[in-house]
RNA sequence: AGAGUUUGAUCCUGGCUCAGAUUGAACGCUGGCGGCAUGCCUUACACAUGCAAGUCGAACGGUAACGCGGGGAAACCUGGCGACGAGUGGCGAACGGGUGAGUAAUACAUCGGAACAUACCUCGAAGUGGGGGAUAGCCCGGCGAAAGCCGGAUUAAUACCGCAUAAUCCCAAAGGUAAAAGCGGGGGACUCGAAAGAGCCUCGUGCUACGAGAGUGGCUGAUGUCAGAUUAGCUUGUUGGUGGGGUAAAAGCCUACCAAGGCAACGAUCUGUAACUGGUCUGAGAGGACGACCAGUCACACUGGGACUGAGACACGGCCCAGACUCCUACGGGAGGCAGCAGUGGGGAAUUUUGGACAAUGGGCGAAAGCCUGAUCCAGCAAUGCCGCGUGCGGGAAGAAGGCCUUCGGGUUGUAAACCGCUUUUGUUAGAGAUGAAAAUCAGGUCUAUAACACAGAUCUGCCAUGACAGUAUCUAAAGAAUAAGCACCGGCUAACUACGUGCCAGCAGCCGCGGUAAUACGUAGGGUGCGAGCGUUAAUCAGAAUUACUGGGCGUAAAGGGUUCGCAGGCUGCUUUGUAAGAUGAGUGUGAAAUUCUCGGGCUUAACCUGAGAACUGCAUUCAUGACUGCAUAGCUAGAGUACAGCAGAGGAAAAUGGAAUUCCGCGUGUAGCAGUGAAAUGCGUAGAUAUGCGGAGGAACACCGAUGGCGAAGGCACUUUUCUGGGCUUGUACUGACGCUGAGGAACGAAAGCGUGGGGAGCAAACAGGAUUAGAUACCCUGGUAGUCCACGCCCUAAACGAUGUCAACUUGUUGUUGUAUUUUUAAAUUCAGUAACGAAGCUAACGCGUGAAGUUGACCGCCUGGGGAGUACGGCCGCAAGGUUGAAACUCAAAGGAAUUGACGGGGACCCGCACAAGCGGUGGAUGAUGUGGUUUAAUUCGAUGCAACGCGAAAAACCUUACCCACUUUUGACAUGUACGGAAGUUGCCAGAGAUGGCUUCGUGCUCGAAAGAGAGCCGUAACACAGGUGCUGCAUGGCUGUCGUCAGCUCGUGUCGUGAGAUGUUGGGUUAAGUCCCGCAACGAGCGCAACCCUUGUCGUUAUUUAUCUUGUAAAAGUUUUAACGAAACUGCCAGUGAUAAGCUGGAGGAAGGUGGGGAUGACGUCAAGUCCUCAUGGCCCUUAUGAGUGGGGCUACACACGUCAUACAAUGGUCGAUACAGAAGGUUGCCAACCCGCGAGGGGGAGCUAAUCCUAAAAAGUCGAUCGUAGUCCGGAUCGCAGUCUGCAACUCGACUGCGUGAAGUCGGAAUCGCUAGUAAUCGCGGAUCAGCAUGUCGCGGUGAAUACGUUCCCGGGUCUUGUACACACCGCCCGUCACACCAUGGGAGCAGGUUUUGCCAGAAGCGGUUAGCUUAACCGAAAGGAAAGCGGUCACCAAGGCAAGGUCUGUGACUGGGGUGAAGUCGUAACAAGGUAGCCGUAUCGGAAGGUGCGGCUG
Repeated sequence: AGAGUUUGAUCCUGGCUCAGAUUGAACGCUGGCGGCAUGCCUUACACAUGCAAGUCGAACGGUAACGCGGGGAAACCUGGCGACGAGUGGCGAACGGGUGAGUAAUACAUCGGAACAUACCUCGAAGUGGGGGAUAGCCCGGCGAAAGCCGGAUUAAUACCGCAUAAUCCCAAAGGUAAAAGCGGGGGACUCGAAAGAGCCUCGUGCUACGAGAGUGGCUGAUGUCAGAUUAGCUUGUUGGUGGGGUAAAAGCCUACCAAGGCAACGAUCUGUAACUGGUCUGAGAGGACGACCAGUCACACUGGGACUGAGACACGGCCCAGACUCCUACGGGAGGCAGCAGUGGGGAAUUUUGGACAAUGGGCGAAAGCCUGAUCCAGCAAUGCCGCGUGCGGGAAGAAGGCCUUCGGGUUGUAAACCGCUUUUGUUAGAGAUGAAAAUCAGGUCUAUAACACAGAUCUGCCAUGACAGUAUCUAAAGAAUAAGCACCGGCUAACUACGUGCCAGCAGCCGCGGUAAUACGUAGGGUGCGAGCGUUAAUCAGAAUUACUGGGCGUAAAGGGUUCGCAGGCUGCUUUGUAAGAUGAGUGUGAAAUUCUCGGGCUUAACCUGAGAACUGCAUUCAUGACUGCAUAGCUAGAGUACAGCAGAGGAAAAUGGAAUUCCGCGUGUAGCAGUGAAAUGCGUAGAUAUGCGGAGGAACACCGAUGGCGAAGGCACUUUUCUGGGCUUGUACUGACGCUGAGGAACGAAAGCGUGGGGAGCAAACAGGAUUAGAUACCCUGGUAGUCCACGCCCUAAACGAUGUCAACUUGUUGUUGUAUUUUUAAAUUCAGUAACGAAGCUAACGCGUGAAGUUGACCGCCUGGGGAGUACGGCCGCAAGGUUGAAACUCAAAGGAAUUGACGGGGACCCGCACAAGCGGUGGAUGAUGUGGUUUAAUUCGAUGCAACGCGAAAAACCUUACCCACUUUUGACAUGUACGGAAGUUGCCAGAGAUGGCUUCGUGCUCGAAAGAGAGCCGUAACACAGGUGCUGCAUGGCUGUCGUCAGCUCGUGUCGUGAGAUGUUGGGUUAAGUCCCGCAACGAGCGCAACCCUUGUCGUUAUUUAUCUUGUAAAAGUUUUAACGAAACUGCCAGUGAUAAGCUGGAGGAAGGUGGGGAUGACGUCAAGUCCUCAUGGCCCUUAUGAGUGGGGCUACACACGUCAUACAAUGGUCGAUACAGAAGGUUGCCAACCCGCGAGGGGGAGCUAAUCCUAAAAAGUCGAUCGUAGUCCGGAUCGCAGUCUGCAACUCGACUGCGUGAAGUCGGAAUCGCUAGUAAUCGCGGAUCAGCAUGUCGCGGUGAAUACGUUCCCGGGUCUUGUACACACCGCCCGUCACACCAUGGGAGCAGGUUUUGCCAGAAGCGGUUAGCUUAACCGAAAGGAAAGCGGUCACCAAGGCAAGGUCUGUGACUGGGGUGAAGUCGUAACAAGGUAGCCGUAUCGGAAGGUGCGGCUG
């Protein structure tokens, strides 16, 4: 630091996802040790049990327990001592510990302030005198189940109360008010006392009042501190004042009166959420998220309320009341509060022991010893986290075995193991063994102080002690590799691959996506990669994400500029002077707790961890300085802005008036059969006189030409002409004002069309509607009609593709060409300038397209808006509206895309150009008949299989009676019909008989070879037997493949290198102008070259030459030989070479000459890159799968030949250009020894006999036929046509029944030229005529060849089909057989409405009023003081009043849940109906609005070009 994912590919926009770090975590698998940390995040749910706050006898009366002492004979007595239960009293219990419910400010953080309090502690200075009355305990009695309570008697204090004195305090002064307590240690004399002891002295410690301090606490100001405006107004003690009250203290804190304020768009109020901070996590930082542990603050303690005590509480382990809950009960009453430490139940994915000790640190009490302390220190549990250590180290190749893979060779696991040597951390056993502990206490010495050797303090020395952890850390020794490795992943991102299983199943998945029979993606194994006592997963936060953009984004087309203008607040604001110092900048000071983070050190063997110092804490406050900039104040200026004067243009606006053309209607006339309408028609109008035409009239609406990328307006918008009123703009110059400016949230005004209301008007047009067409349908497009509406006035509505899809204002930045309105200079012209309006373009910008002084460039000011697609501009709520509706505007859920621009293709019922038997022009056919053949279908035991638009269908098949043959039936066979290997036997072979349909089985005859070797024997080959490896398969998959083939198409295309252009996909070249059969060639050109194709080279044919020549020919010749034709080998020839014209002088084209042939001479072979998952596993080859006494093999028979039917390809015909008969002529090419077969003979004939010749230029097939000559037939189902059938034969063959071909005689069907439609052909072609070959025993109308005769037509490219090039649109890329919209039906999901129902919360009003404080009260009671007493003062209880919690009633607000029914939405391989959109998408589309329709949608009006 980035990566994956939208596309065929590209760039961009944009979301989703991943890699990192982290956690109080949880879950899965696994688990050796130690150190340091951490551990109920959920129900502030309920709690059994134990413990968590006591202590002081040196405050007091005392003595229940224990011990000691004394007395006593004993029972027992005795507080005498150590001590001490309960009680009085003091201090503490307000700390420490827990939790985060509430709280958005009564809180917290930071910095300030003044009107306060403060127990214990420190300092200062003063006092501590003298009295009194009670009370608990104890004892006695009573009530109660208990908790507990009552009465009587008696008693103490550092408990309580007066008096004295006193400073403070109050107060102008005078004056007033107002404290205390003792206890302990020691002590010589004196006094009291029976003694003990006390007084007295002294020391210590208390107490009282005061002044200060430290620390702590209370109060208060400023600033900061979450979200929602679908919460916009809130407030009556509310805001302020005065008097009074109240508090420790300021204050509406409370109260009476007065005033009417206060808060709020800089967000009040309301709602939701939340303890806050230091900090923690993350991040480069700025930020974002969080607030466990540790530390500071706050709040709370079962829920709600309340006060008491006290220095401090409205009090976690206190009290009172109310409520809920739990427990005890004798039913009368009582008790309780783990959010202390453990622990239990419950909840939950989930969080520990009912442990030890006060040894240390700290706290409370105490003079102290000490006691208490679940604070704390330790231990236990948990891999929960961080850190460290270990599970061994070295050698060891026969690269062992085993596993896995394999191309069978090997590779890999792998020096890994075994084996040899070494070590001993950890663990085990045994032994040794710390630090944490030194204070205090006690004893002694010295010093201070003292009258003192008490006491106290300081200091020194010494002694006895004190350890929960723990026999722990650590050390030593022994034995021994011994006790110790897993988890996830391996398609890409992302490091790491193979085999098997599975077969869109099972499953995986963070995203993209894997899986449908060869899965590196599922599962397992081997191997590998990563991390390692852990590893993965899940959840969560930050980062990546510049994806909320302060740092650091955008808005023409991707999401995004408000429809337009005005304008309050707000923000911003020209030049100069002076001042000020709020902002700003600099410096100092205070503060910013500690911990944390960072740096440098130190301590644990290291690290984590702990610790010292520093830096830092970016902040706030305050002081000083500066005077550039901003602000404020001040004085000016004229460049911004404005005003006046002078001109100019204009569909700018409002009102009124006038005009002509046209449509329609009405009247009259002329006139006659049609008019109108359409693609074609029909509805409609017309003989009751239309249309047409002439004249006259009525009425409404709109204003041709001019007219224009012309003008005006803020936008919407504005057009005959004239008049009136009126707004704005522009230009020139002069004068004036002197920053008066820009923008603009809310707000106001305007705002096309449609629509609404009221009243008019209504010619034309025209939603709806009606009819006619079209159509499968046609709720449409087309036609005929036609109502709202369109028009006017007034009032609403407030939206549009309200668009330049571009907010307003200002400044700056090369230019060119038009045009509107002025001005200036010069004058046909032109130039300059300002304000507009268009086209093109520099720099620059942009993803690209494009923009480009009128910016989308470079900057500034202000406003609006955007943050993935869908759901949705929807729902709910608010506001506006008469309504339609507008405006504001979510969520659940769902997808991994949606989108912009450009590229290459493909496609278009887009365009241009060109070609082709593509059409046209012709000739002949097919489609009708019969037959042949192939296919479909049907049938069948089987009708084997494949081929299926062109490009399957006389195709594979160049030939199914058996065989072929793959199919069916039956009978057989199992190492096999065929191959290789092993063992044994036998040569191979052969004769005959029997059974059987045959295969086959049984018996039997003959026979003994070849090579080597002396022989025995061995070997080759063949046959048989046996067992196993294996054979075999026309079984499946052509969508696993090779090879071969078809097709576009013999179409002219398809590419590459370098260069250039473009961010890129790509483009250029290859496009353009000509030309060609051709990307053929020429020219031009940011291209220059090259390759595969084209052409040529090859074969054949046409002409000639040379050479050769027998088996041709038979001309000349007696012959030799020559010639001719032929054969076949080599050459020649044709190249636009020559001429003329044309063309750009090119390429070429046109014509001509010569020539056998002329412009690729004719024909063939030859098939670019690729397309169709085209065809073929049944030619062959081949992966995988399947069968193995069968899906293999053999045999016989049958089938492939079936037959209501449909289609393709052919044959023969329908006749006279013909049939029949007779006569007669002329080919080419090919084949022949299992063959072709002559002559001759027989047969009507097929054929038979025959056997010459020929291994072929020699012989044979072999007759060529159409043709020609002659005869006949005479337009008819015929002397046409020959199907079908009967009889008789021939040939092939083991065998012609199913099922061959041919012959003769007889029979003589359909058919008289073929509907829609459709095929071939451009010259030796079509048409027509016969001949031959392959296959083959036999079988040809098929097929492949051969020659004979031998035409017609082509104006031309509008149209059909196919193809090529360029261009255009695209929402297609599986590429139009594409994509895609909506209703309906089904399933599931979330959600809105909904009669209501339930619950929470909150507000208002009323009722009620516990405890309590306060007020009040002769109802009752009362030790201290006063008084002689009565009584008083004072206090308490009770009553009552005010306030007030829970509770009750009523009415609202708000939120949540639920609800019959209902609305739309989303999702879902193969449902229904249509085809709205994308191409001119077949009616261009879209926006707003109205209306109609099953649905997409249609139509009207206005608008936009996307």
This is a predicted structure of a 1506-nucleotide RNA (small-subunit ribosomal RNA) from a lake water metagenome. Rfam family: Bacterial small subunit ribosomal RNA. Gene Ontology terms of the family: ribosome and structural constituent of ribosome. The RNAcentral record of the sequence draws on SILVA. The prediction has a mean pLDDT of 84.